[in-house]
C1' cells in the first nucleotide's frame, strides 16, 4: 500500500431573513419543535378499521436444510450441506425425479422399459498376392459378401446408463480387483440438518423459478379503511319469515326483518380516525462569512418491524495475503 | 395516499402448457401504365424496456429496476 467484514456520518460554527405547529402577548411580537437512512418501491407482516357470525370444505395463494428468536414473515442469530476464492470470507427459492402425468429442439445409430454409423473380434463363403513342401496339402496377408459377439475407442450432442488404474477375454464388458462416487445397511458421534467408519450388492443420469406430492401457514378489503356531526321530500315497481339482501372466487352450516331498481329532492362542508415534524395534497427554505474532505441519493402523508433498490466522500474498530522496516 | 395492468419491426398487434420471433399497414426495388392509383412479385427492418437468476436452452417462468396507462372519496 491491497482485500474483506461490522458500525457511523453524510457538511459545522455564527449573523440576518423567511416557511408550517404548539403556547404566550401589552397585538408590536417573544419562546418553543420541525424529514430519511433510505422518508423510495409497495415487495412481505403487524396494528386499527368494516364487511351479520369470520365458523367448516373445496378452490387459490405463499413459503421450504437444521436449532433457536420473534406476534407473524420472504426477517434476525448460530449451525450442517453445496459452489467461488491463495486467504480473510463470500453467495445459495438448499424438501421430493425408486407416488403419478410430463419435458430434453436440432444433431446423432441411439435421449428414456436405449441404441450400433465408423472401429474391433470370431465363424462360413467366394476373389486375388505371397512363403513352407515328402506336391497330397500346411500356414499367411488382403478385399467382397453373409450371420453373430462388445460397447474399449471415433464421431453427434448441454447430457449417451458409474470414473481411473490392473487383471481377464477371440475382441470386450463390474466379467473380476483396488481406489473414488453414488446406493443400500449396520455403528458411532451430534437436540438436529449431518459427519466418520465397518459390511453389502455392483449400481443409470437431468428438469417440480414444468404439472404435481409432502409439511407448515392464509377469510376479504384497505386510512379514498370507517365514524360523529350537518342539509332533506318523497314517489312507483319488484323480491321477503315457504328465510330475501346480506361472505368480494365457490359450496355448506348458523342468525333473522327488512331489502332492491327508477324517478325526485339535499349536502358536496366541518370535526374525529392523526402520532414527542404533521397538515388543505401543498411547510421544513435562501443569503452572507468562515472552516475542511467543498456536500452523494433522495424528502414525510395512518401507524411499527422487516426486506430489497439508489447514495459523491469521509471517519473509526477487527481480520487476510504480499511487500517493506524494527 | 392506495389497488391493478402493460412495455415484442417505423405503427397497431399475435406468439408466453421453454426449442430457428410472426401477421397487417407502413417503406424501398421490380413488374403493369402514356402518367399516377389500385394490383402481382421480392426485399430490408427485431439489445422482444434494462439488468440478475432457474434451465442444455428464456419473448416465455423467477427476482429487480424504469417508463406508461386504468380504477377507487
Nucleotide at each position: 500500500g491491497u482485500g474483506c467484514a461490522g458500525g457511523c456520518c453524510g457538511g459545522g460554527u455564527g449573523g440576518c431573513c423567511g416557511c408550517g405547529g404548539g403556547c404566550c402577548u401589552u397585538c408590536g411580537g417573544g419562546c418553543u419543535c420541525g424529514a430519511g437512512g433510505a422518508a423510495a418501491g409497495u415487495c412481505c407482516u403487524g396494528a386499527c378499521a368494516c364487511c351479520g357470525c369470520a365458523g367448516g370444505g373445496c378452490a387459490g395463494g405463499a413459503c421450504g436444510c437444521u436449532g433457536g428468536g420473534g406476534u407473524u414473515g420472504a426477517c434476525c442469530c448460530a449451525g450442517g450441506c453445496g459452489g467461488c476464492g491463495a486467504a480473510a470470507g463470500c453467495c445459495g427459492a438448499c424438501g421430493g425425479a425408486a407416488a403419478g402425468u410430463g419435458g430434453a429442439a436440432c444433431a446423432g445409430a441411439a435421449a428414456g422399459c436405449a441404441g450400433a454409423c465408423c472401429g474391433c473380434c470370431g465363424c462360413c463363403g467366394g476373389a486375388g498376392c505371397g512363403u513352407c513342401u515328402c506336391c497330397g496339402g500346411a500356414g499367411g496377408c488382403c478385399c467382397c459378401g453373409g450371420c453373430g459377439g462388445u460397447a474399449a475407442g471415433g464421431g453427434u450432442g448441454a447430457a449417451a446408463c458409474g470414473g481411473u488404474g490392473g487383471g481377464g477375454u477371440a475382441a470386450g464388458a463390474g466379467c473380476c480387483c483396488a481406489c473414488c462416487a453414488g446406493c443400500g445397511u449396520c455403528g458411532u458421534g451430534g437436540c438436529g440438518a449431518c459427519a466418520c467408519g465397518g459390511c453389502g450388492g455392483c449400481u443409470c443420469g437431468c428438469c417440480a423459478a414444468a404439472c404435481c406430492c409432502c409439511g407448515u401457514c392464509c377469510g376479504g378489503u384497505g386510512c379514498a379503511a370507517g365514524g360523529c356531526a350537518a342539509a332533506c321530500a318523497g314517489g312507483u315497481c319488484c323480491c321477503g319469515u315457504u328465510g330475501a339482501c346480506g361472505c368480494g372466487g365457490c359450496c355448506c352450516g348458523c342468525c333473522g326483518a327488512g331489502g332492491g331498481a327508477c324517478c325526485g329532492g339535499g349536502u358536496a362542508c366541518g370535526c374525529c380516525g392523526c402520532a414527542g415534524a404533521g397538515a388543505g395534497a401543498g411547510a421544513u427554505g435562501g443569503c452572507c462569512a468562515u472552516c475542511c474532505a467543498c456536500g452523494a441519493c433522495a424528502g414525510a402523508a395512518u401507524c411499527c418491524g422487516g426486506c430489497u433498490u439508489a447514495c459523491a466522500g469521509g471517519c473509526c474498530u477487527g481480520c487476510u495475503a504480499c511487500g517493506g522496516a524494527a | 395516499g392506495g389497488g391493478c395492468g402493460c412495455u415484442u419491426a417505423g405503427c397497431u398487434c399475435a406468439g408466453c402448457u421453454g426449442g430457428c420471433a410472426g401477421a397487417g399497414c407502413g417503406u424501398c426495388g421490380c413488374c403493369c401504365u402514356u402518367a399516377c392509383a389500385a394490383g402481382g412479385c421480392g426485399a430490408a427492418g427485431g439489445u422482444c424496456g434494462g439488468g440478475g437468476g432457474u434451465u442444455c436452452g428464456a419473448c416465455u417462468c423467477c427476482c429487480u429496476c424504469a417508463g406508461c396507462g386504468c380504477c377507487c372519496a
Molecule: RNase P RNA; transfer RNA
Organism: Actinomycetota bacterium